[in-house]
RNA sequence: GCUCCGGUGGUGUAGUGGUUAUCACUUCCGCUUUACACGCGGACGGCCGUGGGUUCGAUCCCCACCUGGAGCA
Numbered sequence: 001g002c003u004c005c006g007g008u009g010g011u012g013u014a015g016u017g018g019u020u021a022u023c024a025c026u027u028c029c030g031c032u033u034u035a036c037a038c039g040c041g042g043a044c045g046g047c048c049g050u051g052g053g054u055u056c057g058a059u060c061c062c063c064a065c066c067u068g069g070a071g072c073a
Base pairs, nucleotide, nucleotide: 001072002071003070004069005068006067007066010025011024012023018056027043028042029041030040031039049065050064051063052062053061
């Protein structure tokens, strides 16, 4: 330098164009317990790496850039 894959709550993830973006862990509250843990119920927390474009409508499609990884030279 070129090619490919990825970037979504604090962490890890699902989500192939159409209701307020999914689940798990963590955190907080409640139940349970003598108490803790486990378990059960609930809540908070992300506008989707950044900027443009296409579209009636974009996490999703296109372009550029940033960033992490793999391969080739």